[in-house]
RNA sequence: UACCGAUAAGAGCAAACCGCUGGAAACGACGGGACGCAAAGCUACAGGGCCUUUCACAUGGCAGCCAGCUACCGAA
Numbered sequence: 001u002a003c004c005g006a007u008a009a010g011a012g013c014a015a016a017c018c019g020c021u022g023g024a025a026a027c028g029a030c031g032g033g034a035c036g037c038a039a040a041g042c043u044a045c046a047g048g049g050c051c052u053u054u055c056a057c058a059u060g061g062c063a064g065c066c067a068g069c070u071a072c073c074g075a076a
Base pairs, nucleotide, nucleotide: 004074005073012037013036017032018031019030021028022027035064041069042068043067047066048065049062050061051060
């Protein structure tokens, strides 16, 4: 440096669900709550994928699916 990931050390995030709120929806903000996570950190027209799309036009969303970029610790 590139992998790898402990019943190591110190930290971190927070699914479902509930309250409140924004939205047509998918889904999002905040508070509670922990199923899990070694990138569950960041990135969503201009990588793939998935979801939504109100009467219509225009869409919109998901990074806790893969991917890209960056990063703490150091046993085997």
c-di-GMP-I riboswitch aptamer, 76 nucleotides, folded computationally. The coordinates come from a structure-prediction model, not an experiment, and the mean pLDDT is 83. Its Rfam family is "c-di-GMP-I riboswitch aptamer". From the family's description: GEMM was predicted in a large-scale screen for bacterial structured RNA regulatory elements. Genes associated with GEMM are involved in a diverse array of functions, including chemotaxis regulation, signal transduction, secretion and chitin. Of the family's consensus pairs, 94% are formed in the model.